[in-house]
RNA sequence: ACGAACGCUGGCGGCGUGCUUAACACAUGCAAGUCGAGGGAGGCCGGGCCUUCGGGCCCGAGUCGACCGGCGGACGGGUGAGUAACACGUGACCAACCUACCUUCGAGAGGGGGAUAACCUGGGGAAACCCGGGCUAAUACCGCAUGAAGCACUCUGGUCGCAUGAUCUAGGUGUGAAAGGGGGCCUCUGCUUGCAAGCUCUCGCUCGAAGAGGGGGUCGCGACGUAUCAGCUAGUUGGUAGGGUAACGGCCUACCAAGGCUACGACGCGUAGUGGGUCUGAGAGGACGACCCGCCACAUUGGGACUGAGAUACGGCCCAGACUCCUACGGGAGGCAGCAGUGGGGAAUAUUGCGCAAUGGCCGAAAGGCUGACGCAGCGACGCCGUGUGUGGGAGGAAGCCCUUCGGGGUGUAAACCACUGUCAGGGGGGAAGAAACCAGGGCGGUUGAAUAAGCCGUUCUGCUGACGGUACCUCCAAAGGAAGCGCCGGCUAACUCCGUGCCAGCAGCCGCGGUAAGACGGAGGGCGCAAGCGUUGUUCGGAAUUACUGGGCGUAAAGCGCGGGCAGGUGGCCCGUUAAGUCUGCGGUGAAAUCCCGGGGCUCAACUCCGGAUAUGCCGCGGAUACUGGCGGGCUAGAGACUGGUAGAGGCGAGUGGAAUUCCUGGUGUAGCGGUGGAAUGCGUAGAUAUCCGAAAGAACACCGGAGGCGAAGGCGGCUUGCUGGGCAUGGUCUGACGCUGAGGCGCGAAAGCGUGGGGAGCGAACAGGAUUAGAUACCAUGGUAGUCCACGCUGUAAACGAUGGGCACUGGAUGCGGGGGGGAACGGCCCUCUCCGUGUCGGAGCAUACGCGUUAAGUGCCCCGCCUGGGGAGUACGGCCGCAAGGCUGAAACUCAAAGGAAUUGACGGGGGCCCGCACAAGCGGUGGAGCAUGUGGUUUAAUUCGAAGCAACGCGAAGAACCUUACCUGGGCUUGACAUCUACGGGAACGGCUUGUGAAAGCAGGUCGGUCCUUCGGGAUCCGUAGACAGGUGCUGCAUGGCUGUCGUCAGCUCGUGUCGUGAGAUGUUGGGUUAAGUCCCGCAACGAGCGCAACCCUUGCCGACUGUUGCCAGCGAGGCCGAAAGGCUGUCGGGGACUCUGUCGGGACUGCCGGUGACAAACCGGAGGAAGGUGGGGACGACGUCAAGUCAUCAUGGUCCUUACGUCCAGGGCUACACACGUGCUACAAUGGCCGGGACAAAGUGUCGCAAACCCGUGAGGGGGAGCCAAUCGCAAAAACCCGGUCUAAGUUCGGAUUGCAGUCUGUAACUCGACUGCAUGAAGUUGGAAUCGCUAGUAAUCGUGGAUCAGCUACGCCACGGUGAAUUCGUUCCCGGGCCUUGCACACACCGCCC
Repeated sequence: ACGAACGCUGGCGGCGUGCUUAACACAUGCAAGUCGAGGGAGGCCGGGCCUUCGGGCCCGAGUCGACCGGCGGACGGGUGAGUAACACGUGACCAACCUACCUUCGAGAGGGGGAUAACCUGGGGAAACCCGGGCUAAUACCGCAUGAAGCACUCUGGUCGCAUGAUCUAGGUGUGAAAGGGGGCCUCUGCUUGCAAGCUCUCGCUCGAAGAGGGGGUCGCGACGUAUCAGCUAGUUGGUAGGGUAACGGCCUACCAAGGCUACGACGCGUAGUGGGUCUGAGAGGACGACCCGCCACAUUGGGACUGAGAUACGGCCCAGACUCCUACGGGAGGCAGCAGUGGGGAAUAUUGCGCAAUGGCCGAAAGGCUGACGCAGCGACGCCGUGUGUGGGAGGAAGCCCUUCGGGGUGUAAACCACUGUCAGGGGGGAAGAAACCAGGGCGGUUGAAUAAGCCGUUCUGCUGACGGUACCUCCAAAGGAAGCGCCGGCUAACUCCGUGCCAGCAGCCGCGGUAAGACGGAGGGCGCAAGCGUUGUUCGGAAUUACUGGGCGUAAAGCGCGGGCAGGUGGCCCGUUAAGUCUGCGGUGAAAUCCCGGGGCUCAACUCCGGAUAUGCCGCGGAUACUGGCGGGCUAGAGACUGGUAGAGGCGAGUGGAAUUCCUGGUGUAGCGGUGGAAUGCGUAGAUAUCCGAAAGAACACCGGAGGCGAAGGCGGCUUGCUGGGCAUGGUCUGACGCUGAGGCGCGAAAGCGUGGGGAGCGAACAGGAUUAGAUACCAUGGUAGUCCACGCUGUAAACGAUGGGCACUGGAUGCGGGGGGGAACGGCCCUCUCCGUGUCGGAGCAUACGCGUUAAGUGCCCCGCCUGGGGAGUACGGCCGCAAGGCUGAAACUCAAAGGAAUUGACGGGGGCCCGCACAAGCGGUGGAGCAUGUGGUUUAAUUCGAAGCAACGCGAAGAACCUUACCUGGGCUUGACAUCUACGGGAACGGCUUGUGAAAGCAGGUCGGUCCUUCGGGAUCCGUAGACAGGUGCUGCAUGGCUGUCGUCAGCUCGUGUCGUGAGAUGUUGGGUUAAGUCCCGCAACGAGCGCAACCCUUGCCGACUGUUGCCAGCGAGGCCGAAAGGCUGUCGGGGACUCUGUCGGGACUGCCGGUGACAAACCGGAGGAAGGUGGGGACGACGUCAAGUCAUCAUGGUCCUUACGUCCAGGGCUACACACGUGCUACAAUGGCCGGGACAAAGUGUCGCAAACCCGUGAGGGGGAGCCAAUCGCAAAAACCCGGUCUAAGUUCGGAUUGCAGUCUGUAACUCGACUGCAUGAAGUUGGAAUCGCUAGUAAUCGUGGAUCAGCUACGCCACGGUGAAUUCGUUCCCGGGCCUUGCACACACCGCCC
C1' cells in the first nucleotide's frame, strides 16, 4: 500500500468501490429495435351508403400489429479463456487499399418488364415448423436508353519520385446508373369552382470528385522465464506463371532453383491479454495491470460460410462435439464472459429495485418509440474524507476497585453536584438547483419561391417535461437526553503492579518467556497507542549496498578455471587528413484523454470534481558543431616482433654407458645361532644360516656435489656421454611498422592412483597370511607377501593441481641475501668498490586490509579482458545430457530442514604441548591404617519410631564440650484449646500472691475443699491475678535454589585490581611481560608507561636471652631462732625472726637490622661464608585468609521473605525410640609381646581446676568406696600419684606370667529411677590376635614416635573422643624424571556449564 478476508466492536453523512475462485452450470424477467411520410392486405374505432338485418361496400387527419421493403442489429454492454504474436506501445510507410450514414462540389433521375410474401386454399406434423396450388404491391427484383470527370486496354508530350512507379494533358476502343415519398400553391402547362402528370418546397434515389471520421496492410525499435530445449525448417526460402483479395504477399496452386533462421539465443517447453497507468522507492529500480480510458482477443467447444459499406457476427445462420430441456420417440429447442437473480466453487464480493427527467445511442420529416448504455436508489465500515458521542465549574480528593513499607498512594476533576450549549440522530413546518432543448403558438430578420402559401436559417417571448424525492438546504420543538471500542504494556517499541499458575496451562514477528515471588502465560487495577474503528492473516515494494547500472565482492569468511596456445567477441600507442555513426546543440512533427505535479474555481471544509498550466525524461525528421570514440585514407617508432654475435640451466625426447648398494646363485672359510622389538614372537638356521672372501646374474635408483641454487606455462625435472629440440636473459639498435592485450566455445598438455595389451620384476609394497600389542586391534610394531611401482603403446583427466592470490600494461620511499648478463673505477688479477637489466628470497615505509597480514614478485594506485561467488545442511547428490572399457569425470537442481554455518582476533579454562619454579607432592626415612577384638560415626536393613541435618578432597569420634527420665525435634497412648510463652481490649469475679489438702488417674489433667492475705488512690478506681470472649500466640512444618549472618574449601597459594597515559575499529592490551632475586607482584635493574589500592611482609599474642621494677601465699645464699635425727661432728626442715641475693610471679624496657667482615653478582637487589651473640638472615609457634570459586554448608544456633497448619504440623504427660543388627565403610583404642610383662623400691613436670565444690590426716574395706572432716573462694589448702625413667627380682619364646574380648557371680557410686540402656570394683572366665592382600595415611626437630597430666560438657557416664599440658626424644631429604596440588611465561584449541568439555 490493498478490489481483500477473518476476530471483536459499531452513531451519522458525502464520494468511490464490490466473484481476484468455476471462460462452472443456469430457472425467470428484461438488455435492439424502428419507420404507415416505401408497399399491399387485415383488425379495432369513427363516419357515410346499401341491406335479404346474416351482413356488404366506401372513406378516414385516428389506432393496432403480422408480412414485403429500408436503416439499425459489426455500436453500446460483458469477459481475459486463448495469444510470446506486428497482439500491444511508439515511430515511420502504403506509388498496394476499403469506407454506409455526415459535409462540400459536379452531373442525373427517361422508358419498360416479370415475380413474390402477407392473404386465400389444400395437405403433413405431438410440436417446431414444412410442402403444394392460387391472387397482389412497392423506395423489393430485372433488362433497355442516356452518359464520363469513373474503370480497363492502347498511345502523345510534360512534371515528379525511395525501387516497382506516380501524376497531368491530348486521342481511340470497350464497359456502364437511378425510386420514389410528403407538404403547399395556381406563376407556367393540361383539364379547368378546383385538381393535377403542372409549379414549388422538402425528405429520399443514381453516377462521379473531394473532405471528415472509421478501418485494412507493411516495417524499425521496445517489452517474460528456461540452454538440464542447440540446432530448426518442405510452402520451408526465393523465382516464374496463374488464381484469389478492397489491397501487397506462398495468401493459394503448378513448375523451377536450394535456399531461409540460429549463441546479439533460432526451435522447443513453461508462464502471460497489452498500453496509459497503479503501489513502492531519494532515485535508479522492483512488483502489479481491480475500478476509469485506448487497443486486441473471445462469446457453450471446434469448424464454416452467408448477408452486408462493415462480421467471418455475444442476445444471426449452417455443420460437428459435450451438456440441458421438450417429445406422441418420428423429431425438435437452447447457449447470462449483457442487467438483476439461482445453484455450485470459495476465506470472500450486492437488488430478480426506480426512471428514460438528464447525458449518449438506433430508427423516424417529426411527434415519438426503443435503450439493465446511462442517471438514480438499495445492500456491505470494503476504502478515502468529514463529523458527533458534549462544554465550563466542581475536594488535598466521596464510594467502589487496585496497590501498600499500613503512614499512605492510584483510578481522579474523573463521578456525584451546579451552570450552560444544541452539531448529529428524533418530531413539526418550509423547500431548491439539476430543465435546456425538441415541440407547439406568437413576433422580428434573412433565404428559396410567381407568392402576403409552404419550407429552411437565425433571433426573441410564452407554454410543456424530474426517476432521484418532499432529497439537499433553511427553520422551529424537546433533550446531555440515543451514540466507544479495539490492540498493546520483557527488548526491538510508547506503556507496571498485584493475584492465580508452577516447563503445567499457555505465549511467541525475531530474540525468547513458563520447572513456587513470571513487568513475557491467565485475570485484575493502572498505563500506552489508535479511534467508528482496532487488531490478525495474506500479498507487493521498502529497509536489503542481501544480484551492487546508480552501488558489492573472490589470500584465510562463498568465490581465480590445474596450465597453456588460440577462433569469435571485448579492448587498444603517436601524428595528419577526411567522414559525421556514436556524442553535443537548435528547430519541426508526434508523444490521446484521465492520472501525478503547480495555480485557480465549485460542493459550509475535505474526500470528490471542474478550468488552466506544466510535465510526458521517448520516437521520427531537418539544420548545425567535430574535442573525444568509431569508419576510411596517409604517415611514425617508444608497444610487439624479427636479426647478429654471446650466455646460464636437473627444460624436453632418443640412444649409449658407469660405479656404489641390495637381493639371488655357485664355490671357499666357519659354527650355533641369526633376525627383529619398548620387550617379544612369527620367520631363517646343524639339510650348515648369520658373519666373511672370490666369482657370476638381475632389476631399480643415482650418495657426496646439493644450496631459502637453477630450468619449465603448469604438472614437473637430478650419475655420465652423445644426437635432435623448446624457451629465457643481457648486449648491439640493422629490419617490419600497432602486426598488441585478453579470450566465451573449441584444441592441446596435465602428479599419483587406476584401466587395457605385451614385456620386466632386485628392492619396496595396498590386498592377504600368520606373530605381537590390546578389553577388543579388521590399526600403529614385527615377519612374509600379490597387484603395483619399471619399459612400450593406448586410455583416464583428477588433487590441499596452493602463493588456497587469473592474465597483461603503467605508476608508487627503501634495506639486505642469492643466481645470470653487461658497463665503469681501481693498488686493472678470477679480489674489491660502484652503476645497470633480468630472475629468485628476507625485512620493512606510505597505502591497503575485519584482523591476520600484503607491501616494486602488492593483497597499494589505475586501465583492459576472462573466470567465479550470493546463508548452512541436503549435495557436488538426484534426474537429464556429453565423455570414459570400467572406475568414474564435466555440467548440475529440488523437496525438506536449521538460526545459524563461517573468518580473524581477545580473555580464560584445558592439553597423555614446551620452559621456569614451589609444596611431606614424589623420593629418602620413622610410625601407622587396611587383617584381630572392642569403642565410635556412617551406609544399608529392620522398626510403631529407630527424629533431623552433613555426602569426593572440603560427609562419616561431623552439628553432639555428655540421648537412662529430661534433653527430644521421633513413635504409641492419655490430655488441653487465648493455649507452655508475649502484647492489647471488653465483661465478670475475687482481690496480691500463694500455702495446705480430698477424689480419680500412670502422670498430665479433670472435679473439689480449706487457710493466710499486699501496694497506690483524687475513693470512681488502678497495679496484679483468675474466668469468659476476641484480637492474636505457637510451629525443630517446607524452601540454604528467595535471604542476612556465620563457616568450610582452593589457600598463607601470591596473587587480584584501579586511576591517568599509551596502543588497538573493538573485545582488550600495556602497567603485572623481560634480566636477576625472594618464602612472597620480596626487592633491584630494564621498559610507554607513571602511580595507587586489596593481598605479602611488618605492627599484635606467646616462647627463647638480658636488664629495671615488684616481693605474698612464691624464694632461702648469708645471719639468728625453733623442731627433728644423731653419742658427737653434723645433717634435715622456710617452721619462725628476717632477707631480695637466686629461682619465680608479671609489668616495663633492651636485643636482630644482612648492622659488621670476606667472597659472588650488573657497581644493584640479593646470595654464600664468617665474626660477635641467648638468638642470624621470617629465631620457633600463634592470631591474621586478597579479588573470587564451588547456586559448597547451615531456614534444626540465631535472624528473616514467601508458603503451609490453627481443638493441631501448637502444647502437656507417661512409656518407648534415637542404644535395633545378616552386613559394608570411615575414624580410633588395646594388642599380638623380652627395647617386653609382672613384683618391690626410688626420682623428676607443666598447665589447669575446686564452695551446687576440691577434700588432707586418721579409721574401715582386697577394692570400687565408706566413715571422717582439718584446710581452701586457693602462687597459701585440695585434686596430686605424674608416667615413661632408674635400681633390684622374676618370667624364657609359649597363644605364654603376652593379649584382654566375652561371660558368670559378688559388689561400689551417681541418680525419683541404671530392665530396655550407666560407669567403676573384686573373684572367676580367659576369645580373636604371632606385624596384617591389593591399596593407603601422617610427619622435616624439640618435629615424628613414645609417656603420662589437666580441662570443658557433666548428677552420673558409655571419653578409647575433643581441647590443652609437659616428660623422654629420633631417622632421612641424592634429587625434581614420575604421581597429586599450585604459581609465572609461552603454544595449540572446533572448549566458555570451560576436558567430569566438545563431539561421532